Molecule: transfer RNA
Organism: Candidatus Kaiserbacteria bacterium RIFOXYB1_FULL_46_14
RNA sequence: GACCGGUUAGCUCAGCUGGUAGAGCGCAGCAUUGACAUUGCUGAGGCCACAAGUUCAAGUCUUGUACCGGUCA
Repeated sequence: GACCGGUUAGCUCAGCUGGUAGAGCGCAGCAUUGACAUUGCUGAGGCCACAAGUUCAAGUCUUGUACCGGUCA
């Protein structure tokens, strides 16, 4: 330098064919216990890396940028 993949909750990751953003773990509260643990229920937490474009509508499609990993030279 060229190409490929990745970037979504505090962490690990889903999200199909564009149509209200989710799970597990963690965190807070409640129930259960004599107490703790376990378990159950409820909740908080996200401008989906950044910018632009297409569209009635973009996490999803297109382009550029940044960062991480890989392949080739």